Description: Model confidence (mean pLDDT): 78 of 100. Predicted 3D model of RNase P RNA and transfer RNA as a complex of 427 nucleotides. It holds a member of the Rfam family "Bacterial RNase P class A". Rfam links the family to the GO terms dimeric ribonuclease P complex, ribonuclease P activity and tRNA processing. The family's RNA type in Rfam is ribozyme.
RNA sequence: CAAGUAAACCGGGUGACCGCUCUGAGAUAUCAGGGAGGAAAGUCCGAGCUCCACCGGGCAGGAUGCUGGGUAAUACCCAGGAGGGGUGACCCUACGGAAAGUGCCACAGAAACAUACCGCCCUUCCAAGGAAGGGUAAGGGUGAAAUGGUGAGGUAAGAGCUCACCAGCGGCUGGGUGACCAGUCGGCUGGGUAAACCCCAUCUGGAGCAAGACCGAAUAGAGGGACGCAGGGACGCCCGGCCCGUUCCCCGGGUUGGUCGCUCGACCCUUCCGGAAACGGAAGGGCUAGAUAGAUGGUCACCGUCCUUCCCGAAAGGGAAGGAUACAGAACUCGGCUUACAGGUUUACUUGGCUC
RNA sequence: UGGGGAGUCGUCUAGUGGUAGGACAGCGGACUCUGGAUCCGUAAGCGAAGGUUCGAAUCCUUCCUCUCCAG
Numbered sequence: 001c002a003a004g005u006a007a008a009c010c011g012g013g014u015g016a017c018c019g020c021u022c023u024g025a026g027a028u029a030u031c032a033g034g035g036a037g038g039a040a041a042g043u044c045c046g047a048g049c050u051c052c053a054c055c056g057g058g059c060a061g062g063a064u065g066c067u068g069g070g071u072a073a074u075a076c077c078c079a080g081g082a083g084g085g086g087u088g089a090c091c092c093u094a095c096g097g098a099a100a101g102u103g104c105c106a107c108a109g110a111a112a113c114a115u116a117c118c119g120c121c122c123u124u125c126c127a128a129g130g131a132a133g134g135g136u137a138a139g140g141g142u143g144a145a146a147u148g149g150u151g152a153g154g155u156a157a158g159a160g161c162u163c164a165c166c167a168g169c170g171g172c173u174g175g176g177u178g179a180c181c182a183g184u185c186g187g188c189u190g191g192g193u194a195a196a197c198c199c200c201a202u203c204u205g206g207a208g209c210a211a212g213a214c215c216g217a218a219u220a221g222a223g224g225g226a227c228g229c230a231g232g233g234a235c236g237c238c239c240g241g242c243c244c245g246u247u248c249c250c251c252g253g254g255u256u257g258g259u260c261g262c263u264c265g266a267c268c269c270u271u272c273c274g275g276a277a278a279c280g281g282a283a284g285g286g287c288u289a290g291a292u293a294g295a296u297g298g299u300c301a302c303c304g305u306c307c308u309u310c311c312c313g314a315a316a317g318g319g320a321a322g323g324a325u326a327c328a329g330a331a332c333u334c335g336g337c338u339u340a341c342a343g344g345u346u347u348a349c350u351u352g353g354c355u356c
Numbered sequence: 357u358g359g360g361g362a363g364u365c366g367u368c369u370a371g372u373g374g375u376a377g378g379a380c381a382g383c384g385g386a387c388u389c390u391g392g393a394u395c396c397g398u399a400a401g402c403g404a405a406g407g408u409u410c411g412a413a414u415c416c417u418u419c420c421u422c423u424c425c426a427g
Base pairs, nucleotide, nucleotide: 001352002351003350004349005348006347007346008345009344010343012303013302014301015300016299017298018297020035021034022033023032024031025030037327041338042337044336045335046334047333048332049208050207051206052205054241055240056239057238058237059236061204062203063202064201065200066080067079068078069077070076081095082093083092084091085090096199097198101197102196103193104192105191117140118139119136120135121134122133123132124131125130126129148166149165150164151163152162153161167189169186170185171184172183173182174181175180212260213259214258215257221251223250224249225248226247231244232243233242267286268285269284270283271282272281273280274279304325305324306323307322308321309320310319311318312317357426358425359424360423361422362421363420366380367379368378369377374410382398383397384396385395386394403419404418405417406416407415
């Protein structure tokens, strides 16, 4: 210098004028102060909070799925193991079980999980070459995949039949909290698919701020159904307890106002301590939007940042013109994930080239 | 806020792991004096990306668009 990898961050500034919303003050003229984001988004997970009065058991359903830790909790995060990719920095993984069972594996192929088409070998028969019976799975052929791979011995031909190395499985020993790793021994090896059903382990009540509470206003039930001591209560089913207890469900009618919930919270910043990290603890400081048809905006000027073209200059650099300045936008609140994003900055590292 | 469904040639649709098919419309040709009808031929598609699998329209994940239901 070029190409890359990982992580963190910024994502316009100032002024004037005209507006919007909330809070406080006020003499009801006004004045002062606060006013979007890293994703406020998608609503994909997990919680807080609130209601269903409550407790237990079974079935069904759902979720998760290597190990250890973190956390209020998680499908998230950190660290590690194994597998895969990259020259490398580094990245990715839905990563339990296929000798519990069932299903599927098109076409081709003899055969897709139980078999032999061509071939090889042996025996018998006719004795040219074939036919019949048997053995074999090394070779050929098909396929995405063919019953461990390579080599040697062995054999009628062959074959884990035997041996060496490698892959896999199981036992033992050692290390590690563990996933797992290393060594050694054994019989030789039992296709793939669980993002097919399923099995195993763990977890799991439902509804959602239009939750819910209060005040005010309004009003129509000779409506329909279940039951006759039933019925309802946790909004999949069943059972037991318990509670309410004379009701429960559907349809129809009225109201469509206000207050609270509502923003101080698993909150933010700095420093120190513990920890490898996620994270936890202590001290000090801070208050940072709260609408209810829904505020956070518009115009102008100047300056930034980046790109293109031109001019000056030996270069560094300077000047002019034009263009661009993203994604998006709170509505109960947090923690994550995912997705979108003009342009730019910083740090660490890798590979290659050049120079000293 | 909660829940459900759908996306396949230009349009309407079939396909539930194994070569994406049909109808109408379009285009070209034949027939006709011309047009229509009819006949023959032809082009065009799985919403986007990634994954599982030997193989994906189909299974899974994320995103996009449309639509329905309840309060």